[in-house]
C1' cells in the first nucleotide's frame, strides 16, 4: 500500500433472497427453600461501528472513514 473478512444487547452469536431486530449467558423482580446453590415464571436491556447515497421503506444495496482479524507486497 493492495485484497479478503469482521463490526447487531453487558458477553458470545443468530437475522436466508431489503418490510420496522432475535436467541443463550449474565444481569433484575418474583416463585421455591430455614438459608444459599439448584430448578421454574416474568419483565427490562439496541442510534444494528460512524457519515452520505438508492428506495415507499435499508441491519440488508451502494459509497466513504474508523476499528478488529488475515493474506500479499
Nucleotide at each position: 500500500g493492495c485484497c479478503c473478512u469482521g463490526u447487531u444487547a453487558g458477553c458470545u452469536c443468530a437475522g436466508c433472497u431489503g418490510g420496522u431486530a432475535g436467541a443463550g449467558c449474565a444481569g433484575c423482580u418474583c416463585c421455591c427453600u430455614c438459608u444459599u446453590a439448584a430448578g421454574g415464571a416474568g419483565a427490562u436491556g439496541g442510534u444494528c461501528g460512524g457519515g452520505g447515497g438508492u428506495u415507499c421503506g435499508a441491519u440488508u444495496c451502494c459509497c466513504u472513514c474508523a476499528c478488529g482479524g488475515g493474506g500479499c507486497a
Molecule: transfer RNA
Organism: uncultured bacterium